Background:
Predicted 3D model of a 345-nucleotide RNA (Bacterial RNase P class A) from an Acidimicrobiia bacterium. Of the family's consensus pairs, 95% are formed in the model.

RNA sequence: CGAGUUCGCCGGGCGGUCGCGGGCCUUCGGGCCUGAGGAAAGUCCGGACUCCACAGGGCACGGGUGCUGGAUAACGUCCAGGCGGGGUGACCCGACGGAAAGUGCCACAGAGAACAGACCGCCGAUGGCCGAAAGGCACAGGCAAGGGUGAAACGGUGGUGUAAGAGACCACCAGCACCCCGGGUGACCGGGGUGGCUCGGCAAACCCCACCCGGAGCAAGGCCAAGCAGGGACAGGGCUGCCCGCCCGCUACGUCCCAGGUGGGCCGCAUGAGGCCGGCGGCAACGCCGGUCCCAGAGAGAUGACCGUCCUCGACAGAAUCCGGCUUACAGGCGGACUCGCACC
Numbered sequence: 001c002g003a004g005u006u007c008g009c010c011g012g013g014c015g016g017u018c019g020c021g022g023g024c025c026u027u028c029g030g031g032c033c034u035g036a037g038g039a040a041a042g043u044c045c046g047g048a049c050u051c052c053a054c055a056g057g058g059c060a061c062g063g064g065u066g067c068u069g070g071a072u073a074a075c076g077u078c079c080a081g082g083c084g085g086g087g088u089g090a091c092c093c094g095a096c097g098g099a100a101a102g103u104g105c106c107a108c109a110g111a112g113a114a115c116a117g118a119c120c121g122c123c124g125a126u127g128g129c130c131g132a133a134a135g136g137c138a139c140a141g142g143c144a145a146g147g148g149u150g151a152a153a154c155g156g157u158g159g160u161g162u163a164a165g166a167g168a169c170c171a172c173c174a175g176c177a178c179c180c181c182g183g184g185u186g187a188c189c190g191g192g193g194u195g196g197c198u199c200g201g202c203a204a205a206c207c208c209c210a211c212c213c214g215g216a217g218c219a220a221g222g223c224c225a226a227g228c229a230g231g232g233a234c235a236g237g238g239c240u241g242c243c244c245g246c247c248c249g250c251u252a253c254g255u256c257c258c259a260g261g262u263g264g265g266c267c268g269c270a271u272g273a274g275g276c277c278g279g280c281g282g283c284a285a286c287g288c289c290g291g292u293c294c295c296a297g298a299g300a301g302a303u304g305a306c307c308g309u310c311c312u313c314g315a316c317a318g319a320a321u322c323c324g325g326c327u328u329a330c331a332g333g334c335g336g337a338c339u340c341g342c343a344c345c
Base pairs, nucleotide, nucleotide: 001341002340003339004338005337006336007335008334009333010332012310013309014308015307016306017305018304020035021034022033023032024031025030037316041327042326044325045324046323047322048321049217050216051215052214056244057243058242059241062213063212064211065210066209067081068080069079070078071077082096083094084093085092086091097208098207102206103205104202105201106200119147120146121143122142123141126140127139128137129136130135155173156172157171158170159169160168174198175197176195177194178193179192180191181190182189183188221267222266223265224264230258231257232256233255234254236248237247238246239245274293275292276291277290278289279288280287281286
């Protein structure tokens, strides 16, 4: 200097004139403070909170997770590690328990795709045919080592052996099973021994195993004001499904039909698992302690318009109960750490 990986930040600013929402004060004229995001989005997870409900138990079904250890209110999230894969590397990805419990699938090609198989081939010792013989043929029989097909062919290399071969046997290697030693909290890692045992892939196929899970949701759920006019039917109803159990009710909790009245106001509504700064602990996620700050609460729904100026010339895009995540979208700009390449000293 170039190329990359990863983490973090900004995402229009300043001044003036008028106009909006909330809060506080007010001499009622107004004054002061404050007012959209990193994703506010998707509604994919987890909760807080509210009600069912006074509080359960069991079963099935349904749903979720799936290596180890931690963090957290919790999670399918995050951190650290292990193993596997990609990359020269920094780093990134993983739907990561079980295929020897069972069932199922692996197109086409190929002889044969799970305890398989003979297309091209090799042998033909022994038996067979031809020949006087040497020898020839390749029928019976033997082989799966060579070639081919394929994403993948029932271990690999080298040898012994054989008629030709083959873990048939041997050496080394790989895998698997069992045993032992060392390191580690653990997943696992390293080493040694015995054994010829060599028995693919897919569970993001059904399934098996382990662990976890009540339901509904701020249109949850409460309070007040005003107004009317009740009538009829059902013995059941509530707690996700089922059972038990419990509760309410048979003078209607609840449900259905007919009729009347109301459509108003308030709470929930923002002080939070809160932000920022510092110290300590921890590899880290994060936790503890101290200080400091209050930083939206609309209700058809608030941020707008104009002027001047700066410049990164403005992308994706607007809160609706609130938080912790994940995923998706994003013009342009700034910074840190690390990796690789080139050149110079």